[in-house]
RNA sequence: AGCCGGCCGGGUGACCGCGGCAUCGUGCGGAUGACCCAGGUCGCCGCUCGGUGCCGAGGAAAGUCGGGGCUCCGCAAGGCACGGUGCUGGUGAGAGCCAGGACGGGGCGACCUGUCGGAAGAAAGGGCCACAGAGAACAGACCGCCGAUGGCAUCCCGGGCUCGACGCCCGUGGCGCACAGGUAAGGGUGAAACGGUGCGGUAAGAGCGCACCAGCGUCCGGGGCGACCCGGACGGCUCGGUAACCCCCACCGGGAGCAAGGUCGAGUCGGGGAGGCCUGCCCGGCCAUUCGAUCCCCAGGUAGACCGCACAGAUGGAUGGUCACCGAGGCGACACCCUGCAAAGGAGUCGCCGGACAGAACCCCGCUUACAGGCCGACU
Numbered sequence: 001a002g003c004c005g006g007c008c009g010g011g012u013g014a015c016c017g018c019g020g021c022a023u024c025g026u027g028c029g030g031a032u033g034a035c036c037c038a039g040g041u042c043g044c045c046g047c048u049c050g051g052u053g054c055c056g057a058g059g060a061a062a063g064u065c066g067g068g069g070c071u072c073c074g075c076a077a078g079g080c081a082c083g084g085u086g087c088u089g090g091u092g093a094g095a096g097c098c099a100g101g102a103c104g105g106g107g108c109g110a111c112c113u114g115u116c117g118g119a120a121g122a123a124a125g126g127g128c129c130a131c132a133g134a135g136a137a138c139a140g141a142c143c144g145c146c147g148a149u150g151g152c153a154u155c156c157c158g159g160g161c162u163c164g165a166c167g168c169c170c171g172u173g174g175c176g177c178a179c180a181g182g183u184a185a186g187g188g189u190g191a192a193a194c195g196g197u198g199c200g201g202u203a204a205g206a207g208c209g210c211a212c213c214a215g216c217g218u219c220c221g222g223g224g225c226g227a228c229c230c231g232g233a234c235g236g237c238u239c240g241g242u243a244a245c246c247c248c249c250a251c252c253g254g255g256a257g258c259a260a261g262g263u264c265g266a267g268u269c270g271g272g273g274a275g276g277c278c279u280g281c282c283c284g285g286c287c288a289u290u291c292g293a294u295c296c297c298c299a300g301g302u303a304g305a306c307c308g309c310a311c312a313g314a315u316g317g318a319u320g321g322u323c324a325c326c327g328a329g330g331c332g333a334c335a336c337c338c339u340g341c342a343a344a345g346g347a348g349u350c351g352c353c354g355g356a357c358a359g360a361a362c363c364c365c366g367c368u369u370a371c372a373g374g375c376c377g378a379c380u
Stems, first nucleotide, its partner, number of pairs: 001380002004377005010326007018056008027047004033042004058357001062368002065366005070257004082253005087100005101116006117248002125246002127242003142187002144183003149180002151177002155174002157171005195213006214238002216235008261307004271298003275287004329353006337346003
C1' cells in the first nucleotide's frame, strides 16, 4: 500500500424541553357509592395545571424485497391452470446462511466476481437463429481446385475403309475444352460454416486411412458422504447455439392484511312491546294483540372509546436543544531530543478542526441499499 473477517459508530456534567407509566397535590366535571343527615365528609372515574421517581431509536429503525408469527375470509384432499425454485453436502420454521464442485471473467498476489436440472439427456418432441452470405443444421458449390467417369472436339499416334490421300470410321492412346459432374483442402460472408496438425491417399479432395492432440461416449482402477476429481484402455463417435421460446422432470405455493380483527356502544332512522280476566298488590295461569304523541324496554350497529399493543410506543407521529470539559483522529506552525547518509519516522510544545448514513409505528428472522471516522485479527 492492499485484501478478507469481526466489532464500535462519540463520552461526562449542568440547564432548558418532549412522550409514556407510577405517585402526590390543586381546580373542574361525572356516576352518584358509603357515612352523618335538611348540607357536608370520605371514596371512585375523567380532564387541566404543578411536583417527584423510573423508562424512552438503529446497525441499518430505510427499501417494504423474501419468509414466519398473529387475525379474518375460508377448507385449500385430489385434478387442471398459473406462478416460483433448480450443481453437492450441512444447517434452519422458512426465506436464507456456511462450506465445497464445475465452467468462465478480473488482479503480480492475498482475493474478488458471473453462471448452474434436461439440447450427445434418466427419458420424448416442436420452434427460432437478424444482417451478411451460395449455404445456418443430419447444410452448402459463389470464387477456386479437379474433370478420374460420361460428353465435345479431331491436332498428333495407331488401326481399318480406299488405287491413293489432307476424305471417312474406330480407339482402356496422347495433347485439349471445362459441358454434365466431382470436391468442403484454400478464398470470401458471418457471433457461429459440421474437430486441429502432419503423413499417406486421390483426378482433385475428404476421418477416406494412419500417428499425435482436443472433445464425447463406454468400460476399468483409485480418491471423495457427494457434486466431482486423477489415471488407464477401447470406439473415428466428431454430434452448433438457444429452455430469460414452447416443452419435459423434481419440489413448493389458498387469499387478504393491525385501516387485520375483537369488545363495549351514544344520537338518528327503522322494528317490536305496554291490554284484559282470575285478584286489591306481588308471583303464577289463561285469553287477546287495532293504534303508539310522550315515556320505557329489546335488537342491529354508526360516531366514539377500549383491546389487539409490547420493560420506547401512536396520537399526523415524543426520544431533542444549548453550554462547558474530555475525546479517537486530522491539519498547520515551532523546536532539533532520538533513529537515519538523506528523505522521512518517533517523541515534544502551541494553535485550529473534530462525528457520517440516518428516526421505530403489530412483532420476529432474513435480504438489499446508505454510511464520516476508528479498533482488533488473518493474509498478500

Notes
RNAcentral holds the sequence, with entries from MGnify. This is a predicted structure of a 380-nucleotide RNA (Bacterial RNase P class A) from a soil metagenome. The coordinates come from a structure-prediction model, not an experiment, and the mean pLDDT is 76.